[in-house]
Context: one part of a larger RNA
RNA sequence: UGACGGGGGCCCGCACAAGCGGUGGAGCAUGUGGUUUAAUUCGAUGCAACGCGAAGAACCUUACCUACUCUUGACAUCCAUAGAAGCGACUAGAGAUAGAAAUGUGCCUUCGGGAAAGUAGUGAUAGGUGCUGCAUGGCUGUCGUCAGCUCGUGUUGUGAAAUGUUGGGUUAAGUCCUGUAAUGAGCGUAACCCCUAUCCUUAUUUGCCAGCGCGUUAUGGCGGGAACUUUAAGGAGACUGCCGGUGAUAAACCGGAGGAAGGUGGGGAUGACGUCAAGUCAUUAUGGCCCUUACGGGAUGGGCUACACACGUGCUACAAUGGCAGGUACAGAGGGCAGCAAUACCGCGAGGUGGAGCGAAUCCCACAAAGCUUGUCGUAGUCCGGAUUGGAGUCUGCAACUCGACUCCAUGAAGUCGGAAUCGCUAGUAAUCGUAGAUCAGAAUGCUACGGUGAAUACGUUCCCGGGCCUUGUACA
Numbered sequence: 001u002g003a004c005g006g007g008g009g010c011c012c013g014c015a016c017a018a019g020c021g022g023u024g025g026a027g028c029a030u031g032u033g034g035u036u037u038a039a040u041u042c043g044a045u046g047c048a049a050c051g052c053g054a055a056g057a058a059c060c061u062u063a064c065c066u067a068c069u070c071u072u073g074a075c076a077u078c079c080a081u082a083g084a085a086g087c088g089a090c091u092a093g094a095g096a097u098a099g100a101a102a103u104g105u106g107c108c109u110u111c112g113g114g115a116a117a118g119u120a121g122u123g124a125u126a127g128g129u130g131c132u133g134c135a136u137g138g139c140u141g142u143c144g145u146c147a148g149c150u151c152g153u154g155u156u157g158u159g160a161a162a163u164g165u166u167g168g169g170u171u172a173a174g175u176c177c178u179g180u181a182a183u184g185a186g187c188g189u190a191a192c193c194c195c196u197a198u199c200c201u202u203a204u205u206u207g208c209c210a211g212c213g214c215g216u217u218a219u220g221g222c223g224g225g226a227a228c229u230u231u232a233a234g235g236a237g238a239c240u241g242c243c244g245g246u247g248a249u250a251a252a253c254c255g256g257a258g259g260a261a262g263g264u265g266g267g268g269a270u271g272a273c274g275u276c277a278a279g280u281c282a283u284u285a286u287g288g289c290c291c292u293u294a295c296g297g298g299a300u301g302g303g304c305u306a307c308a309c310a311c312g313u314g315c316u317a318c319a320a321u322g323g324c325a326g327g328u329a330c331a332g333a334g335g336g337c338a339g340c341a342a343u344a345c346c347g348c349g350a351g352g353u354g355g356a357g358c359g360a361a362u363c364c365c366a367c368a369a370a371g372c373u374u375g376u377c378g379u380a381g382u383c384c385g386g387a388u389u390g391g392a393g394u395c396u397g398c399a400a401c402u403c404g405a406c407u408c409c410a411u412g413a414a415g416u417c418g419g420a421a422u423c424g425c426u427a428g429u430a431a432u433c434g435u436a437g438a439u440c441a442g443a444a445u446g447c448u449a450c451g452g453u454g455a456a457u458a459c460g461u462u463c464c465c466g467g468g469c470c471u472u473g474u475a476c477a
Base pairs, nucleotide, nucleotide: 001477002476003474004473005472007471008470009469010468011467012466013465015461016460019425020424021423022422023421026316027315028314029313030312031311032310033309034307035306042053043052064302065301068298069297070296073125077124078123079121086103090099091098092097107114108113127291128290130289131288132287136285138280139279140278141276143274148187149186150185151184152183153182154163155162156161167178168177169176193268194267195266196265198236199235200234201233202232203231208225209224212223213222214221239262242256243255244254245253246252318418322377323376324375325374326373327372328371334365335364336363339358340357344353345352346351384415389410390409391408392407393406394405395404431453432452433451434450435449436448437447
């Protein structure tokens, strides 16, 4: 000087408390451990691994296993060979592959040849998701959006170092003020950036429709309009600016006015010096080591989907603030040409036939659901709950046996609110309700985004956890 303390002081955070809803019990989905297996490819392992890499394993992916097969190789450069290349019926085979009838001669040319593509040969070399993340780059997590981390000059100390950065206030903040052997500065904080909340100007189509007119059973449907809404470009607006009080005449805090918004308005992006030899050699790059008729390449089938069990994360429930049936209302944000697909018809339905319109403020996906309303059920393992199983189908796709999703009929398991323990959340939040997208042929209860309805509670900082500053002890570095 740090680090540590079941030392002290001050302060903060959904850290506790006050509340609301969960997890832990059930069934299922998914990930992991374990076990099994020919293989169940590999990585991630307290917080910070476990719906994680994987924004999507039937083949492919795929790295694993089985039996089959190739050896200058699936791919790159160089050398030399004869022929352009190409298209290849047919045969064998699980396929890779092997054999092979027929067909075909192009482009440039200084007529020597050349370019491009493919064939066989040769070795230099290719290739490796093989090892080492404790040899590395790059990227990322974490403490933590915590308020810290440092430097120049000066001063103090023999020196390591200190001071500044400590003190008094204040703040979300090393934020600002003040004091001061310090005086300045840098990286962080804040601001600059984006979205959102109000208003103005401009623009007026595909969006809008107040006033005028036409038309319709009805609809901005039409003429037209530019007010309103919206859209999208530019501005305005919030700064403790104003008033009062407190304070040290400071910084600031408390209250108020005006205002759409008030003290960082709300949200996002933004992550200092560093810590964990944290994670990643399987994104990629790369040193070293290793394999080279195999640890490389191809293809078939299988596996990654196994199942006495254990854990994590979720979904659905256990019902009446509910289930079922009928009627009826209101979003936002997205996506669409190898695509989204309307009206119509067929089917109980998944879906099928057909194809208007739309590269989309125009058309489509697309009925939002909870809500409101009427009826029924009457506390039951039920008209709750839907697992499981049988049968019949639909769709995608060469192909749904291993191993897809969905539909209909039948079946109707556990479950009556969950032990110890434990998680999230402070406002348009929690809870609850649907909608869309990426990936994607098909395949979400996951992920990401969107809106609808919309709470309760916070006395307070003694305690638990984590963190910041000052101080103290130390046989630790």
This is a predicted structure of a 477-nucleotide part of an RNA (small-subunit ribosomal RNA, 3' major domain) from an uncultured prokaryote. Its Rfam family is "Bacterial small subunit ribosomal RNA". The RNAcentral record of the full RNA draws on ENA.